[in-house]
């Protein structure tokens, strides 16, 4: 120090399908009587609005984007990949910074699941943060004839070759 390789509901991304989102969103019509949109809060600035805002109730048609479930195909892999915090850009303008998206990516995380909590979000999906539980793969150490048990430790690792 260079190639190659293993875990397995294995990781990530496109594409097209279905489902979901939703009987919501429009439009009509009664009520109702001044506000109401442009991410909160404060100003400003455009826009709807007594030819009826905002809210509340029928009735009709009846989506779509985010998001993602399920299943196929391809792609590129095994820190694959995630990612608190921190800083950056964008959200009408200005100010502060709350939300949101995006990009960076530290701490941390060996991997897939399974519960409980918060948190995003229409969701009981997924996600993502802590706690907890066995499975699981890998190496160290101790028991063991073997096959196996226990404990402990991490991916800057582990196996194999040169």
């Nucleotide at each position: 120090g260079a190639u190659a390789g293993a875990g397995g509901c294995g990781c990530g991304a496109a594409a097209g399908c279905c489902a979901u989102c939703a009987g919501u969103a429009g439009g009509c019509c009664c009520u109702g009587g001044a506000g109401g949109a442009a991410u909160c809060c404060g100003g400003g600035u455009u826009c709807c609005a007594a030819a009826g805002a905002a809210g509340g109730g029928g009735u009709u048609u009846g989506a779509a984007a985010g998001g993602g479930g399920g299943g196929u195909u391809u792609c590129g892999c095994c820190g694959a990949a995630g990612g608190a915090a921190a800083g950056g850009a964008a959200u009408c303008c200005c100010g502060u910074a709350u939300g949101u998206u995006c990009c960076c990516g530290u701490a941390c995380u060996g991997g897939a699941c399974u519960u409980g909590u918060g948190u995003u979000g229409a969701a009981u999906a997924a996600a993502u943060a802590c706690a907890a539980g066995g499975c699981u793969g890998u190496c160290a150490c101790a028991c063991c004839u073997a096959a196996g048990u226990g404990u402990g430790g991490a991916g800057g690792a582990c196996u194999a070759u040169c």
A computed fold for a 162-nucleotide RNA from a soil metagenome, annotated as Lysine riboswitch aptamer. Model confidence (mean pLDDT): 79 of 100. The sequence is in RNAcentral, with records from MGnify. Of the family's consensus pairs, 93% are formed in the model.